SAM riboswitch aptamer (S box leader) from a Planctomycetota bacterium, 118 nucleotides, folded computationally. The coordinates come from a structure-prediction model, not an experiment, and the mean pLDDT is 85. Taxonomically the source falls in Planctomycetota (Bacteria, Pseudomonadati).
[in-house]
RNA sequence: UUCUUAUCCAGAGUGGCAGAGGGAUUAGGCCCGUCGAAGCCACAGCAACCGGUCGAAGCGAUUACUCGCAACGAUGCUGGUGCUACCUCCUACCCGGGUUUGCCGGGAGAGAUAAGAA
Repeated sequence: UUCUUAUCCAGAGUGGCAGAGGGAUUAGGCCCGUCGAAGCCACAGCAACCGGUCGAAGCGAUUACUCGCAACGAUGCUGGUGCUACCUCCUACCCGGGUUUGCCGGGAGAGAUAAGAA
């Protein structure tokens, strides 16, 4: 980098350095920002994808004692990531409803994160 699968209306911030942008990209909108954006660092926190630990329906092996695997559940664990304004900030393409000025719902696409594979 590509592919597959799962999740994305919950949750969680302070300080230091820095100095004008930022909310992925393009467009429109709506916001955040010199009462300090991005980025970097420190500490703190959130969540529970992977891992660990504990339990476990069930499956398999054994003459048996037992052993192995294990959906699922619990646990925040000196582990591996991720995250800590706004629904992934909203919309864009398709479908349905509603409606006459713009709303509601579903899907696709794109993106983010994790795990696995190439």